[in-house]
Transfer RNA from a Patescibacteria group bacterium, 72 nucleotides, folded computationally. Rfam family: tRNA. Rfam describes the family as follows. Transfer RNA (tRNA) molecules are approximately 80 nucleotides in length. The prediction has a mean pLDDT of 82.
RNA sequence: GCCCUCGUAGUUAAAUGGACAGAACACAGCCCUGCGGAGGCUGAAAUCCCUGUUCGAAUCAGGGCGAGGGCG
Numbered sequence: 001g002c003c004c005u006c007g008u009a010g011u012u013a014a015a016u017g018g019a020c021a022g023a024a025c026a027c028a029g030c031c032c033u034g035c036g037g038a039g040g041c042u043g044a045a046a047u048c049c050c051u052g053u054u055c056g057a058a059u060c061a062g063g064g065c066g067a068g069g070g071c072g
Stems, first nucleotide, its partner, number of pairs: 001071007010025003018055001027043005048064005
């Protein structure tokens, strides 16, 4: 330098172009309990950036940035 894959809560990880972006662990509060690090309930928290296509974009297209891999 070229090519391929990927980028979503703190972490892991879903989502045919269409509902308020769903969940697990972790975290916070409350309950339970002799105690709680176990159990129950509730809550906060995310689509890497810009532009475009579309009635509608996490998803498609272009360009960046970053991570991993292959070739030279």